[in-house]
RNA sequence: GGGGCUGUAGUCUAGCUUGGUCUAGGAUUCCAGCUUGGGGUGCUGGCGACCUGAGUUCAAAUCUCAGCAGCCCCA
Numbered sequence: 001g002g003g004g005c006u007g008u009a010g011u012c013u014a015g016c017u018u019g020g021u022c023u024a025g026g027a028u029u030c031c032a033g034c035u036u037g038g039g040g041u042g043c044u045g046g047c048g049a050c051c052u053g054a055g056u057u058c059a060a061a062u063c064u065c066a067g068c069a070g071c072c073c074c075a
Base pairs, nucleotide, nucleotide: 001074002073003072004071005070006069007068010028011027012026013025020058030046031045032044033043034042051067052066053065054064055063
């Protein structure tokens, strides 16, 4: 220098192909409550996310383009 893949809560992950009842689902962490003599376990509830920007569209996590970051391959 060229090419490919990936990016969603503190952590892991589904959803992207086929745009729409998605103010984004699940697990875990954390907080509160119940349970216990107390703790753990269990149960209930709560907080918390679409890498950035632009475009297309009535509507974008999803499509397009550019950028950023990480990983891999070629030179």

Predicted 3D model of a 75-nucleotide RNA (transfer RNA) from a Candidatus Aenigmatarchaeota archaeon. NCBI's taxonomy places the organism under Archaea, Nanobdellati, Candidatus Aenigmatarchaeota. Its Rfam family is "tRNA". The family's RNA type in Rfam is transfer RNA.